[in-house]
RNA sequence: UGCCUUUUGGUGUAACGGCAGCACGACAGAAUUUGGAUCUGUAGAUCGUGGUUCGAAUCCACGAGGGGCAA
Numbered sequence: 001u002g003c004c005u006u007u008u009g010g011u012g013u014a015a016c017g018g019c020a021g022c023a024c025g026a027c028a029g030a031a032u033u034u035g036g037a038u039c040u041g042u043a044g045a046u047c048g049u050g051g052u053u054c055g056a057a058u059c060c061a062c063g064a065g066g067g068g069c070a071a
Base pairs, nucleotide, nucleotide: 001070002069003068004067005066006065007064010024011023012022013021018054026042027041028040029039030038047063048062049061050060051059
């Protein structure tokens, strides 16, 4: 430098182009003499900018980060 691949809450992982979910974690409450375990609830995410589309996490373009191959 070129090509391929990947990016979703704090972490891991889903989601035919049509309501962004689940588990763990965090926080609050219940229960407990206290803590742990348990139960109930709450907050929190689509890498960025454009495009296509009635509608984009998903498709396209250009970028950013990670990984790989070639030179």